[in-house]
RNA sequence: UUCUUAUCAAGAACGGCGUAGGGAACAGGCCCGUUAAUGCCGUAGCAGCCGGUCCCGAAUUAUCGGGAUGUCGGGUGCUAAAUCCUGCCUUCCCGAUAAAAUCAGGAGGGAAAGAUGAGAU
Numbered sequence: 001u002u003c004u005u006a007u008c009a010a011g012a013a014c015g016g017c018g019u020a021g022g023g024a025a026c027a028g029g030c031c032c033g034u035u036a037a038u039g040c041c042g043u044a045g046c047a048g049c050c051g052g053u054c055c056c057g058a059a060u061u062a063u064c065g066g067g068a069u070g071u072c073g074g075g076u077g078c079u080a081a082a083u084c085c086u087g088c089c090u091u092c093c094c095g096a097u098a099a100a101a102u103c104a105g106g107a108g109g110g111a112a113a114g115a116u117g118a119g120a121u
Base pairs, nucleotide, nucleotide: 002120003119004118005117006116007115008114013043014042015041016040017039021032022031023030026087027086028085029084044079045078046077048076049075050074051072052069053068054067055066056065057064058063083113088110089109090108091107092106093105095103096102
C1' cells in the first nucleotide's frame, strides 16, 4: 500500500509553541476560531479493539463462548458537536396536482466513502 473482518449516538483537558483559518476530500448546511481554534510537543485523562488479570459456562487438557476489571507502570487509538448533518438506493408518512409522473418536508433501513482495532499481504 492493498485485502478480509469487527465496531463507530458512550467516554475523556490543561500547559507550552505557533498563526489564520479549521471541522478527511467535493458540494450544500450547521458549527469551531484572535477569550488563539486546526496543528505540533509535554503532562494528565478516557477505556473502543488487542494483550494482561479475575470470574462463569462448554469441552477435557489443545481450545471455544460469555462477563468483570484502567488501582492494568502493556500495544494501539482517542480526548467539540452521531463518523457534526445531508448527498447514492430503498420503505413509510405528509403536502402541492383531478390523478400519475415529479418535486418540497419528515422518519427509518441499506450501500458507498471515512476512522480505529485485529488478521493477512
SAM riboswitch aptamer (S box leader) from an Ignavibacteriaceae bacterium, 121 nucleotides, folded computationally.
It was read from a public genome assembly, where an Rfam model found it.
Its Rfam family is "SAM riboswitch aptamer (S box leader)". Its family is annotated with regulation of gene expression in the Gene Ontology.
Model confidence (mean pLDDT): 81 of 100.